[in-house]
Molecule: c-di-GMP-I riboswitch aptamer
Organism: Chloroflexota bacterium
RNA sequence: CCCAAGACAGGGCAAACCGCGGGAGACUGCGGGACGCAAAGCCACGGGCCCCCGCGGCUCCCACGAGCCGCCGGGCAGCCGAGCUGCCGAA
Numbered sequence: 001c002c003c004a005a006g007a008c009a010g011g012g013c014a015a016a017c018c019g020c021g022g023g024a025g026a027c028u029g030c031g032g033g034a035c036g037c038a039a040a041g042c043c044a045c046g047g048g049c050c051c052c053c054g055c056g057g058c059u060c061c062c063a064c065g066a067g068c069c070g071c072c073g074g075g076c077a078g079c080c081g082a083g084c085u086g087c088c089g090a091a
Stems, first nucleotide, its partner, number of pairs: 006088001012037002017032006035078001041084002045081003048076004054071007
């Protein structure tokens, strides 16, 4: 010096839930709050999960409308993998 290891020290992030705002929704921004996290930092590239205002098809229906399937589009990085970056650092 590198890899592993997760002890120490200083710090970091923040689930559920609540308030206010955005969104059709999944979800998200800010504040409170801490279940957890050594990449719970970044990134939708592969898989996965979720939404579906809109569009198309089908079914039910007198109609209003409802349901199902698909497409476009979108969300989740705290589901897994790939990629990029990174603090401390002992036995």